[in-house]
RNA sequence: GCCGAUGUAGCUCAGCUGGUAGAGCGUCGCAUUCGUAAUGCGCAGGUCGCCGGUUCAAAUCCGGCCAUCGGCU
Numbered sequence: 001g002c003c004g005a006u007g008u009a010g011c012u013c014a015g016c017u018g019g020u021a022g023a024g025c026g027u028c029g030c031a032u033u034c035g036u037a038a039u040g041c042g043c044a045g046g047u048c049g050c051c052g053g054u055u056c057a058a059a060u061c062c063g064g065c066c067a068u069c070g071g072c073u
Base pairs, nucleotide, nucleotide: 001072002071003070004069005068006067007066010025011024012023013022019056028042029041030040031039049065050064051063052062053061
């Protein structure tokens, strides 16, 4: 330099024939307990890597860029 994959909550990941963003674990609160763990219930937490384009509508489609990983030279 070329090709490909990935980027979504604190972590691990779903969600892709465009239509209001989710799960598990974790944090916090409450209940339970003499207390802790475990368990149950509830809350919070996201400009979906960045910038543009298409569209009534984009995490999703298109282009560019960035980061990580892999391959080729």

Overview:
Transfer RNA from Rhodopirellula sp. MGV, 73 nucleotides, folded computationally. RNAcentral holds the sequence, with entries from ENA and Rfam. RNAcentral records the identical sequence in 2 taxa. It matches the Rfam family "tRNA". Rfam describes the family as follows. Transfer RNA (tRNA) molecules are approximately 80 nucleotides in length. Rfam links the family to the GO term triplet codon-amino acid adaptor activity. Rfam classes the family as a transfer RNA. The prediction has a mean pLDDT of 81.